[in-house]
């Protein structure tokens, strides 16, 4: 530099012919115990990388950038 893939809750990851985002763990509170851990209820919690564009509608599709990671390949 060129090519390919990733970005989604604190984490690790889901949701496919675009219809308005779950789930696990963790965290918060409850039961329960002398306490605590477990278990078992319940609760919080996302500008969906960023900015734009197409649409009634965007996590999804389009363009630019940022940032990881993997390959090719330049210069020293």
């Nucleotide at each position: 530099a060129c090519g390919g893939g990733c970005g989604u809750a604190g984490u690790u990851c889901a949701a496919u012919a675009g219809g308005u985002a779950g789930a696990a763990c963790a965290c918060c509170g409850g039961u329960c115990u002398c306490c605590a851990a477990a278990a078992c209820c319940g609760g919080a919690a996302g500008u969906a990388g960023u900015a734009a564009g197409u649409u009634c509608g965007a996590a999804u599709c389009u363009u630019a950038c940022c940032g990881c990671c993997c390959g090719u390949g330049c210069c020293a």